Bacterial RNase P class A from a marine sediment metagenome, 399 nucleotides, folded computationally. The model forms 98% of the base pairs in the Rfam consensus. The coordinates come from a structure-prediction model, not an experiment, and the mean pLDDT is 78.

RNA sequence: AGCAGGCCGGAUGGUCGCCGCCGACUGCACCGCUGGUGCGGCGCAGUCGGAUGGAGGAAAGUCCGAACUCCACAGAGCAGGAUGCCGGGUAACGCCCGGGCGCCGCAAGGCGACGGAAAGUGGCACAGAAAACAUACCGCCGCCCGAAUCGGGUGACCGAUUCGGGUUGGUAAGGGUGAAAUGGUGCGGUAAGAGCGCACCGCGCGGCGGGAGACCGUCGCGGCAGGCCAAACCCCAUCCGGAGCAAGGCCAAAUCGGGGCGAUAGGGUUGCUCGCCCUGCCCCAGGUGGGCCGCAUGAGGCGGUUGGAGACAACCGUGCCAGAUGAAUGACCAUCCCGGCACGGGCAUUGCUUCAGCAAUGUCACGCCGGACAGAAUUCGGCUUAGAGGCCUGCUCCU
Numbered sequence: 001a002g003c004a005g006g007c008c009g010g011a012u013g014g015u016c017g018c019c020g021c022c023g024a025c026u027g028c029a030c031c032g033c034u035g036g037u038g039c040g041g042c043g044c045a046g047u048c049g050g051a052u053g054g055a056g057g058a059a060a061g062u063c064c065g066a067a068c069u070c071c072a073c074a075g076a077g078c079a080g081g082a083u084g085c086c087g088g089g090u091a092a093c094g095c096c097c098g099g100g101c102g103c104c105g106c107a108a109g110g111c112g113a114c115g116g117a118a119a120g121u122g123g124c125a126c127a128g129a130a131a132a133c134a135u136a137c138c139g140c141c142g143c144c145c146g147a148a149u150c151g152g153g154u155g156a157c158c159g160a161u162u163c164g165g166g167u168u169g170g171u172a173a174g175g176g177u178g179a180a181a182u183g184g185u186g187c188g189g190u191a192a193g194a195g196c197g198c199a200c201c202g203c204g205c206g207g208c209g210g211g212a213g214a215c216c217g218u219c220g221c222g223g224c225a226g227g228c229c230a231a232a233c234c235c236c237a238u239c240c241g242g243a244g245c246a247a248g249g250c251c252a253a254a255u256c257g258g259g260g261c262g263a264u265a266g267g268g269u270u271g272c273u274c275g276c277c278c279u280g281c282c283c284c285a286g287g288u289g290g291g292c293c294g295c296a297u298g299a300g301g302c303g304g305u306u307g308g309a310g311a312c313a314a315c316c317g318u319g320c321c322a323g324a325u326g327a328a329u330g331a332c333c334a335u336c337c338c339g340g341c342a343c344g345g346g347c348a349u350u351g352c353u354u355c356a357g358c359a360a361u362g363u364c365a366c367g368c369c370g371g372a373c374a375g376a377a378u379u380c381g382g383c384u385u386a387g388a389g390g391c392c393u394g395c396u397c398c399u
Base pairs, nucleotide, nucleotide: 001396002395003394004393005392006391007390008389010336011335012334013333014332015331016330018054019053020052021050022049023048024047025046026045027044028043030041031040032039033038056373060384061383063382064381065380066379067378068244069243070242071241075274076273077272078271080240081239082238083237084236085099086098087097088096089095100114101112102111103110104109115235116234120233121232122229123228124227137175138174139171140170141169142167143166144165145164146163147162148161149160150159151158152157183201184200185199186198187197188196202224203222204221205220206219207218208217209216210215248293249292250291251290257284258283259282260281261280265279266278267277268276301318302317303316304315305314306313307312337371338370339369340368341367345364346363347362348361349360350359351358352357
């Protein structure tokens, strides 16, 4: 300077104020026993008491997975959706752990939408000759024409080099365009070039070895289907019933009704079909919308031991750690804690100086400012997001 993991995220005291639980007293109502006085139980309200308990790591998002409840006795297919390397963990998962491969980083580490492109369809804008039924813009070579120079020749001419023009030929090495250009680098070869040949790498097929496996290593053959995109349609493998605590159940209270479809019908918790079940269903209008349960003992928390590389599992011990319902845990004061400021103030040092002060630097708490994100509502396992400041452990790199 970083990487990975974990923890805290205010403390103490006081004065008032809340919700749950336990206990006592009083009042009201009900039930049971009793001849009666009375005793017991339960509910509500009030008062008092209790070394009684009272928000989070994310309570957020509502993104996954479940438990639980109902449809419902609930099956099959299609459609649709999700996941996508291998092995393991878990109640399960799209999560976690370990490994493989690829990419990023000097590294510790981090990220991955990670099956299939030789089943098929589709896309790659613009630029560029050309992005697939492949091709030639500039260029290079060859050939033809013209010019110049040089050399040879008695001459006609021949050869070489350079420049310009043409193209019936060859080329895809060089340059250009582009995110990407038909495998890459090097050597040879050629008129100039090219897997044209060779070596290595890449790619395809195969053998052998290691590994549970994804894969890794090695050897051989082949000159080689042009690449990328499936977070494009698609193919393959695996999985998925729906709705949700405003689920659902009980009690109390209140209420005029009207219309439509109908058994060859209607309805049944994603859509369609079959099966199965039920006998009604739909629309308008009206009444009630009050109380109780669900409601917190859990795939649970904490500690220890053993096993395992780890996620985690087993066993033992320990203790219950919120249940509100317009929605409880708050307000005020004091002291302290953590961090900051150097404006105000004190102190110290230095410099200037008109000896009154001014400026700079440092420091102090007597001063001032701040203390993150944020609030349960059926409950868990995850993921994602927000987050002032501080602490601990291990590891990496630089000096």